[in-house]
RNA sequence: CUCUGAUCAUAGUAAACCCAUUGGAAAAUGGGGGCACAAAGCCACAGGUCCCACGUUCACCGAACCGGACAGCUGGGCUACCGGA
Numbered sequence: 001c002u003c004u005g006a007u008c009a010u011a012g013u014a015a016a017c018c019c020a021u022u023g024g025a026a027a028a029u030g031g032g033g034g035c036a037c038a039a040a041g042c043c044a045c046a047g048g049u050c051c052c053a054c055g056u057u058c059a060c061c062g063a064a065c066c067g068g069a070c071a072g073c074u075g076g077g078c079u080a081c082c083g084g085a
Base pairs, nucleotide, nucleotide: 002085003084004083005082012037013036017032018031019030020029021028022027035072041078042077043076045075046074047073048070049069050068051067055065056064057063058062
């Protein structure tokens, strides 16, 4: 430096759910709580999923675009502990 994750050790994160706050919503933040995770560390580039109050188009319903969210959906990019080769 590259590949790899059996085992070892040091750590780490924190699902569902509950409370508070923000938001129109998806959802996010903080506290509690642990389902899990070898990148479940970071990044919205591609796909996907979710929301859609405002705006645009069509318009009977509503759908599409715009906009927003999800990194613990997949891929990709960057960084990284320990062990093995």
The prediction has a mean pLDDT of 86.
A computed fold for an 85-nucleotide RNA from Geomonas silvestris, annotated as c-di-GMP-I riboswitch aptamer.
The source organism's lineage runs through Bacteria, Pseudomonadati, Thermodesulfobacteriota, Desulfuromonadia and Geomonas.
Its Rfam family is "c-di-GMP-I riboswitch aptamer". About the family: GEMM was predicted in a large-scale screen for bacterial structured RNA regulatory elements.